[in-house]
RNA sequence: GGGGGAGAUACAGGUGGUCGCGUCCCUCUUCGGAGGGCCGAGGAAAGUCCGAGCUCCACAGGGCAGGGUGCUGGCUAACGGCCAGUCGCGGCAACGCGAAGGAAAGUGCCACAGAAAACAAACCGCCCGGGCUUCGGCCGGGGUAAGGGUGAAACGGUGAGGUAAGAGCUCACCAGCGCCGGGGGUGACUUCGGCGGCUUGGUAAACCCCACCUGGAGCAAGGCCACAUAGGAGAAGAGAGGUCGCCCGCCUCGUUAUGAUUCUCGGGUAGGUUGCUGGAGGCCCGGGGCAACCCGGGUCCUAGAUAAAUGGCCACCACGGGUCCUUCGGACCCGUACAGAACUCGGCUUAUGGAUCUCCCCCCGGU
Numbered sequence: 001g002g003g004g005g006a007g008a009u010a011c012a013g014g015u016g017g018u019c020g021c022g023u024c025c026c027u028c029u030u031c032g033g034a035g036g037g038c039c040g041a042g043g044a045a046a047g048u049c050c051g052a053g054c055u056c057c058a059c060a061g062g063g064c065a066g067g068g069u070g071c072u073g074g075c076u077a078a079c080g081g082c083c084a085g086u087c088g089c090g091g092c093a094a095c096g097c098g099a100a101g102g103a104a105a106g107u108g109c110c111a112c113a114g115a116a117a118a119c120a121a122a123c124c125g126c127c128c129g130g131g132c133u134u135c136g137g138c139c140g141g142g143g144u145a146a147g148g149g150u151g152a153a154a155c156g157g158u159g160a161g162g163u164a165a166g167a168g169c170u171c172a173c174c175a176g177c178g179c180c181g182g183g184g185g186u187g188a189c190u191u192c193g194g195c196g197g198c199u200u201g202g203u204a205a206a207c208c209c210c211a212c213c214u215g216g217a218g219c220a221a222g223g224c225c226a227c228a229u230a231g232g233a234g235a236a237g238a239g240a241g242g243u244c245g246c247c248c249g250c251c252u253c254g255u256u257a258u259g260a261u262u263c264u265c266g267g268g269u270a271g272g273u274u275g276c277u278g279g280a281g282g283c284c285c286g287g288g289g290c291a292a293c294c295c296g297g298g299u300c301c302u303a304g305a306u307a308a309a310u311g312g313c314c315a316c317c318a319c320g321g322g323u324c325c326u327u328c329g330g331a332c333c334c335g336u337a338c339a340g341a342a343c344u345c346g347g348c349u350u351a352u353g354g355a356u357c358u359c360c361c362c363c364c365g366g367u
Stems, first nucleotide, its partner, number of pairs: 001363009011353001013317007021040002024037005042338001046349002049347005054218004061248004066214005071085005086100001087098004101209002106207002108203003123148002125144004130139003156174006175199001177196008222274004232265005239253005281300008318336008
């Protein structure tokens, strides 16, 4: 100098003027409202994909079914998240990616091609017999997975022995699997040695098996007030409802009626308030830990709407781009994303603008 990898940070145009919107507070009021003041979206408020808090149902119980997770250790309120590692694959490397338990419990599937796709299989070829023959060959039996061919995949690889030809049939080495033992590691795992039968296809984001986790519904939860399902009329009536997908269990109302509940007639309302924002919270310092994170101290903190407020315009400046002018420089024009709270947090994922910073790897050149 060139190329590449991994992260981190803050911001999300600024100031002024003007017109408007919402909560809250103050003042005035003819109670209709008017005036003034403070504050007023995000890093993702999003998707609602995970996990929690909170609320109600029995502070959630037994069984079945269903669902989820799936290498190891740790962090956390919890997680399918995060950190650190292991193994496999990709990359020269920095590093990236991986639903990464079981295929030797059972079942299913494996397109096309191919003879055969799983207790293997004989198309060509090779070997040994038999029959016929016009002596060119033809027909048929057995053996063989070493060679050819097909395929993503063909039942270990190489060599030697062996054989009619062959074959783990036997042997040596290698690979793989299982068992035993030693070393390292908390562990996943790794490393070394010995023994064994020679060998077992793939697929579980196919059924399934194993281990662990899992009750349901959600702020339209739930509480209170008002109003209403009322009161009234007629009929039926011993069971009805909730918890739950099913069974049990549990709870509430009723049980011979002053009758739960259901249907019809009739009647009239669908409003207010609370939950509602200060919390597993942010920042700084010190300590522990490789890290995620934890502990201690200090300091800071104002959206809470309900058909849903948080906006528009103008001027100047900033940044980026374009055109023009004679350079310093200036003039004009255009642009400044994604998006928008609705109970609250922790994550993940997705959308998105321009910057800044740190560390690492490879190649080339110079000293």
Molecule: Bacterial RNase P class A
Organism: Gemmatimonadota bacterium